Annotation
The RNA shown here (transfer RNA) has 74 nucleotides and comes from Porphyra purpurea. The prediction has a mean pLDDT of 80. It matches the Rfam family "tRNA". Rfam classes the family as a transfer RNA. The sequence is in RNAcentral, with records from ENA.

């Protein structure tokens, strides 16, 4: 250089054939419990789904370009 795959919350991830307000676990914050912690229970915050455009009534999902990472190859 060329080809393939991947990119979603701080981390790990789900999302079926394009159709519900993009959910969950861990972590974090507050409260309950406790003499204090840990554990447990309850509640909350946190995502422009890597960037930009296109198609569509509707895009995390399809198409194009770019960015990053992994793998393969002369």
């Nucleotide at each position: 250089g060329c080809g393939u795959u991947u990119g979603u919350a701080g981390c790990u991830u789900a999302a079926u054939u394009g159709g519900a307000c993009a959910g969950a676990g861990c972590a974090u914050u507050a409260g309950a419990c406790u003499a204090c912690g840990a554990a447990u229970c309850u509640a909350g915050g946190g995502g422009u789904u890597g960037a930009a455009a296109g198609u569509u009534c509707a895009a995390g999902u399809c198409u194009u370009u770019c960015c990053a990472a992994a793998c393969g190859u002369a």